[in-house]
RNA sequence: GCCACCGUAGCUCAGCUGGCAGAGCAACCGCCUCGUAAGCGGUAGGUCACGGGUUCAAAUCCCGUCGGUGGCUCCA
Numbered sequence: 001g002c003c004a005c006c007g008u009a010g011c012u013c014a015g016c017u018g019g020c021a022g023a024g025c026a027a028c029c030g031c032c033u034c035g036u037a038a039g040c041g042g043u044a045g046g047u048c049a050c051g052g053g054u055u056c057a058a059a060u061c062c063c064g065u066c067g068g069u070g071g072c073u074c075c076a
Stems, first nucleotide, its partner, number of pairs: 001072007010025004019056001027043005049065005
């Protein structure tokens, strides 16, 4: 340099053929308990990497940029 895949909550990840952004864990509050790090219920938490385009409507489709992972090629 080229190719592929990935980027969504603090962490790990879902999200089908474009139509209300989610789960588990963690955090916080409460319940339960003699007590608890266990169990149960609830609350909060998101520029969906960034910019642009298409569309009535984009996490999802298209283009570009940035970052990560893997592979290939060249040089030494």